[in-house]
RNA sequence: GUGGGUGUAGUGCAAAGGUUAGCACGUCAGCUUGUGGAGCUGAAAAUGGGGGUUCAAUUCCCCUCACCUACC
Numbered sequence: 001g002u003g004g005g006u007g008u009a010g011u012g013c014a015a016a017g018g019u020u021a022g023c024a025c026g027u028c029a030g031c032u033u034g035u036g037g038a039g040c041u042g043a044a045a046a047u048g049g050g051g052g053u054u055c056a057a058u059u060c061c062c063c064u065c066a067c068c069u070a071c072c
Stems, first nucleotide, its partner, number of pairs: 001071007010025004018055001027043005048064005
């Protein structure tokens, strides 16, 4: 340099055009406990960036950025 893949809560993953973007672990608060842990309840927190298509985009298209991979 060329091709392909990935990018979504703090971390690991779902959601393959349509309800409020969910799950697990974690974090915070409360309850419980002599303390801690465990358990229960609740809360905060995310679509890499820009543009396009569409009534509607995490999803489809284009550009770009980062990472991985193959070739050179």